[in-house]
Molecule: Fluoride riboswitch aptamer (crcB RNA motif)
Organism: Methylocystaceae bacterium
Formats: sequence, C1' cells, structure tokens
RNA sequence: AAUCAAAAUGGGGAUGGAGUUCCCCAAAACCGCCGAACAGGCCGAUGACUCCUAUUGCGCG
Repeated sequence: AAUCAAAAUGGGGAUGGAGUUCCCCAAAACCGCCGAACAGGCCGAUGACUCCUAUUGCGCG
C1' cells in the first nucleotide's frame, strides 16, 4: 500500500403513552364484531405481559 472481516435501517398489529417480548410488511402489512344498510346494537385504551394517563359507574370522606 492493497485485500478481507465485523457493525448499523423503517412501517404496522380496533381510541393516548412507557418498558420487555412475539408476529406481519417493503407501498404493502394494518384500520373490532352482529347486521341488507350510511338504521340500530355490542365491545376494547395491550398482539402478549407489567405499568401510567384519560373517560364512565359504584362506595367512602
């Protein structure tokens, strides 16, 4: 001096956020269920676990 090796990315998982973990996707993945319906009704802040916050109900002060 040349060569070789090693390391490093993004989006998403039915209503906000944090940590861990699993899965899917490379303009796709994903955007709950019943219902003919744009009527009406049910249900969840998580894909899973542990928490925070918001909303509602009950009880106490």